[in-house]
This is a predicted structure of a 480-nucleotide part of an RNA (small-subunit ribosomal RNA, 5' domain) from Chlorodesmis fastigiata. Model confidence (mean pLDDT): 84 of 100.
Context: one part of a larger RNA
RNA sequence: GGAUGAACGCUGGCGGCAUGCUUAACACAUGCAAGUCGAACGAAUUUUUAAAAUUCGUGGCGAACGGGUGAGGAACACGUAAGAAUCUACCCUUUGGACGAGAAUAACUUUCGGAAACAAAAGCUAAUACUCGAUAUAUUGAUUUAAUCAAAAAAAUUUUUUAUGCCAAAGGACGGGCUUGCGUCUGAUUAGCUUGUUGGUUGGAUAAUAGCCUACCAAGGCAACGAUCAGUAGCUGGUCUAAGAGGAUGAUCAGCCACAUUGGGACUGAGACACGGCCCAGACCUCUACGGAGGGCAGCAGUGAGGAAUUUUCCGCAAUGGGCGAAAGCCUGACGGAGCAAUGUCGCGUGGAGGAUCGACAGCUUAGGGGUUGUAAACUCCUUUUCUCAAAAAAGAAAAAAAUGACGGUAUUUGAGGAAUAAGCAUCGGCUAACUUCGUGCCAGCAGCCGCGGUAAGACGAGGGAUGCAAGCGUUAUCC
Numbered sequence: 001g002g003a004u005g006a007a008c009g010c011u012g013g014c015g016g017c018a019u020g021c022u023u024a025a026c027a028c029a030u031g032c033a034a035g036u037c038g039a040a041c042g043a044a045u046u047u048u049u050a051a052a053a054u055u056c057g058u059g060g061c062g063a064a065c066g067g068g069u070g071a072g073g074a075a076c077a078c079g080u081a082a083g084a085a086u087c088u089a090c091c092c093u094u095u096g097g098a099c100g101a102g103a104a105u106a107a108c109u110u111u112c113g114g115a116a117a118c119a120a121a122a123g124c125u126a127a128u129a130c131u132c133g134a135u136a137u138a139u140u141g142a143u144u145u146a147a148u149c150a151a152a153a154a155a156a157u158u159u160u161u162u163a164u165g166c167c168a169a170a171g172g173a174c175g176g177g178c179u180u181g182c183g184u185c186u187g188a189u190u191a192g193c194u195u196g197u198u199g200g201u202u203g204g205a206u207a208a209u210a211g212c213c214u215a216c217c218a219a220g221g222c223a224a225c226g227a228u229c230a231g232u233a234g235c236u237g238g239u240c241u242a243a244g245a246g247g248a249u250g251a252u253c254a255g256c257c258a259c260a261u262u263g264g265g266a267c268u269g270a271g272a273c274a275c276g277g278c279c280c281a282g283a284c285c286u287c288u289a290c291g292g293a294g295g296g297c298a299g300c301a302g303u304g305a306g307g308a309a310u311u312u313u314c315c316g317c318a319a320u321g322g323g324c325g326a327a328a329g330c331c332u333g334a335c336g337g338a339g340c341a342a343u344g345u346c347g348c349g350u351g352g353a354g355g356a357u358c359g360a361c362a363g364c365u366u367a368g369g370g371g372u373u374g375u376a377a378a379c380u381c382c383u384u385u386u387c388u389c390a391a392a393a394a395a396g397a398a399a400a401a402a403a404u405g406a407c408g409g410u411a412u413u414u415g416a417g418g419a420a421u422a423a424g425c426a427u428c429g430g431c432u433a434a435c436u437u438c439g440u441g442c443c444a445g446c447a448g449c450c451g452c453g454g455u456a457a458g459a460c461g462a463g464g465g466a467u468g469c470a471a472g473c474g475u476u477a478u479c480c
Base pairs, nucleotide, nucleotide: 001480002479003478004477006476007475008474009473010472013348014347015346016345017344018343019341020340021306026304027303028302030301031300032299035061036060037059040058041057042056043055044054045053046052047051068259069258070257078183079182080181081180082179083178086176087175091172092171093170094169095168096167097166099133100132101131102130108123109122110121111120113118139151140150141149142148143147156164157163185231186230187229192222193221194220197219198218199217200216201215203213204212234256235255236254237253238249239248240247241246261282262281263280264279265278284295285294286293287292312338314337315336316335320334321332322331323330324329351382352381353380354379362373363372364371365370387417388416389415390414391413392412396407424469425468426467427466428465429450430449431448435464436463437462438461439460445452446451
């Protein structure tokens, strides 16, 4: 000198665009953040009389996305380059198929337990829910290939003509899982580490390879090119700095990973070992009729605590995107916006021109002549960016048309008014641009370094003046 998610002190006019718990992965009151489909199905209620609407449940899809955080992890976690033994709902393409039968169950009704949470018994009923059978070139298995044999499928709905679905198989796309080479912090005042450990065989498990698991056998494997141990840390694209090489860093945005009160476990599913799912255990909190029951903001707001320090319990689904639905549409604290904060950055303004007679008054200074603040003010003329008031008023909206705007009566435009509403902060011994007077008297104090202060201090404090930057200025912290 540059930089910052900054903080503090003094000061503070406006706008655009960004950014905003870096600390306690501390605890959380309240509200909202994931639903949707009646064109799968049964029923109840309501309106009203022929069809709707609402609700309950069964069923389907979604809830594994989106959003948050960085605790853990030094690892195939990440980055990059390759690879083979793999899965992939919805979507696209292709080929073929969808036949026959059955048993239940929720909602509901009745009885009934419990403080509650939530149950229990009996009875009724439907389906694109469930089961069985048939059919099968391609899938799987068996016999060595062929061939043969065996196993394994389906669901209907609708405005009834289309459309959407269903089953099997193949391919694609998208998205994952797995393996490997190389790269990836510090410490040797950590030198040896390892027994599923290293390899093989049998068996098992997985979508899949593999000690992934098991039994047996062998005794291997890693390490001074740093194993093991300990400490620290999310990684990257990037960001800051630097002429570069490097050094530092990893907020916002984007990709990947990990986590969801702590630890463990599986279920469902195409996909989870699942933030707003389930089970168990621990800590904590809440309710309780003491028998039990409930909870998880590292989602958006918000509260307490911690801290030098970080915002509203706002508006809207109008746009973009997502889920469901044939659609209308519903949901969406994603998102779009507004609010707060000079936190940053960029831009604009706080007026312009003229104006010296005895250079006003006043302040400061003085050798008392003067000098300086200073064309500065006053005064004259002008302008209206801003400001105040009033009027008009968007684009963002896209689909055949119509309708549809949170922001917002906002941006913007026009008119009227009046210089009106708007300047500070730090410094002035040298480094370093800028000097004097008074006060103080090694005191009070200053200070980044050198150093100032003990009676004439250009270094302390105040006044005047000056210099620098400017809606900021200075200090502190950290990096280059």